The prediction has a mean pLDDT of 77. Bacterial RNase P class A from a Deltaproteobacteria bacterium, 363 nucleotides, folded computationally. Lineage of the source: Bacteria > Pseudomonadati > Myxococcota > Myxococcia. Its Rfam family is "Bacterial RNase P class A". Its family is annotated with tRNA processing, ribonuclease P activity and dimeric ribonuclease P complex in the Gene Ontology. Rfam classes the family as a ribozyme.
[in-house]
RNA sequence: GGAGAGGUCGAGGUGAUCGCCGGCGGAGACUCGCAAGGGUUCUUCGCGGGAGGAAAGUCCGAGCUUCACAGGGCAGGGUGCUGGUUAACGGCCAGUCGAGGUAACUCGCAGGACAGUGCAACAGAAAGCAAACCGCCACACGGGCGAACGUCGUCCGUGGGGUAAGGGUGAAACGGUGCGGUAAGAGCGCACCGCUCCUCUGGUGACAGAGGAGGCAAGGUAAACCCCACCCGAAGCAAGACCAGACAGGGGUCGUGCUGCCCGCACGAUGACUCCGGGUUGGUCGCUCGAGCCCACCAGCAAUGGUGGGCCUAGAUGAAUGAUCGCCAACAGACAGAACUCGGCUUAUCGACCUCUCCGCCG
Numbered sequence: 001g002g003a004g005a006g007g008u009c010g011a012g013g014u015g016a017u018c019g020c021c022g023g024c025g026g027a028g029a030c031u032c033g034c035a036a037g038g039g040u041u042c043u044u045c046g047c048g049g050g051a052g053g054a055a056a057g058u059c060c061g062a063g064c065u066u067c068a069c070a071g072g073g074c075a076g077g078g079u080g081c082u083g084g085u086u087a088a089c090g091g092c093c094a095g096u097c098g099a100g101g102u103a104a105c106u107c108g109c110a111g112g113a114c115a116g117u118g119c120a121a122c123a124g125a126a127a128g129c130a131a132a133c134c135g136c137c138a139c140a141c142g143g144g145c146g147a148a149c150g151u152c153g154u155c156c157g158u159g160g161g162g163u164a165a166g167g168g169u170g171a172a173a174c175g176g177u178g179c180g181g182u183a184a185g186a187g188c189g190c191a192c193c194g195c196u197c198c199u200c201u202g203g204u205g206a207c208a209g210a211g212g213a214g215g216c217a218a219g220g221u222a223a224a225c226c227c228c229a230c231c232c233g234a235a236g237c238a239a240g241a242c243c244a245g246a247c248a249g250g251g252g253u254c255g256u257g258c259u260g261c262c263c264g265c266a267c268g269a270u271g272a273c274u275c276c277g278g279g280u281u282g283g284u285c286g287c288u289c290g291a292g293c294c295c296a297c298c299a300g301c302a303a304u305g306g307u308g309g310g311c312c313u314a315g316a317u318g319a320a321u322g323a324u325c326g327c328c329a330a331c332a333g334a335c336a337g338a339a340c341u342c343g344g345c346u347u348a349u350c351g352a353c354c355u356c357u358c359c360g361c362c363g
C1' cells in the first nucleotide's frame, strides 16, 4: 500500500421565536349538588415531556384479555449434537463434530438406514443382495506359421469351465494402497488405512486419544414417508370492560360453547343458536411504572445472575414533533415514522473507530 474477517458507537448538538399533541400545578367562567364537593366543557398562566436502530418483515417466544369452573384421549404441529442461560423461544453463550476458506473466520439440511416402505432418469452386464459388454486364464476340437529325432511354442475360430484384479458406463459398481500368491484372479494371505467389538486414559457431556481382537456382515438417501425423544389449548387490543343514546321486528332449529374429532363438563325454552330486516356508526377505560433504563462492585471464559445507588424518557385516534434565525465539533445525509407491551431473529442502510488474517514493497 492492497484485499478480506469480526466487533463497537452515532444517526446532529445548543440557544431563541412562532406553531402542534399530551402530562402536572394554579386562577377563572359555565354546569350538577342543600352542602361538602364533582365535571366527556371553555379561557388563561407556569413547569417538564414528545418516533427507530432497525419503529420494517409478521418469522418465533411470552406478558395481558376472553372462551372458562375445569379435565382426558386421538389427530395435528414444532424442535432435534453436548452443557449452560432465560419468563420463554426455533433465541443467546461456550464447546464437540462436519462442510467452506491459505487464514482470520463463517455456516449447519447435527437423533435413527440392524423397525418398515419408497426413490435414484439416462447410460451401463449389473444400482441390492447381484452381475459379465470388452476382456484374462486353463481344457477339448479344427486350421495356419515357426521350430523340431521324440514334441513344443504362437496366432485365429468353435464349445463349455473358472474369474471380477484390467478397460468401459455412471453422481455412485459390494472397502482403499502396496507386496505375496494363483492356470488367471479374488482379503486368498500379509502390512498400513478404513469398518465392527472390547478395554484403558482425559472430559459433567457431546467426544478425543491410546491399545487389543476380528478378514470384515449391514451401499446412498429421512429439509422422502416413517421411527424415537422432548415440547405445544384456541383466538387475539379491531382482545375485552363500561357509559350515553336510538330502534322494528319476522322466520327456522332444539341445542350451544369448550380447536379438527371423541369422551367429559357447563349453560339452555321467561332461553340459546341461526337466517332476513332495522337502529347506533358517540364517548371513556384498556393506554403505558415496564421480565424498564443507567452507573458501580461481586460471581462467571461468556451469555447471564446477585447487591447497592440513581432516573421516569410519546400515548395519537382521518391519526401530534413542523418552520425560522444564530452558534458549534460540518457528516447532517442514507434506510426510513410508534398505534397494547416486551425478548429475539431476518432484511434495508450513511458515517466514524477498534481488533485480527493474508499478499506485496521499503527500512
Stems, first nucleotide, its partner, number of pairs: 001359010012328007020050002023047007030039003052335001056346002059344005064236004071263004076232005081095005096110001097108004111227002116225002118221002133167002135163003139159008175193006194216001195214008240285004249276006255267004292311008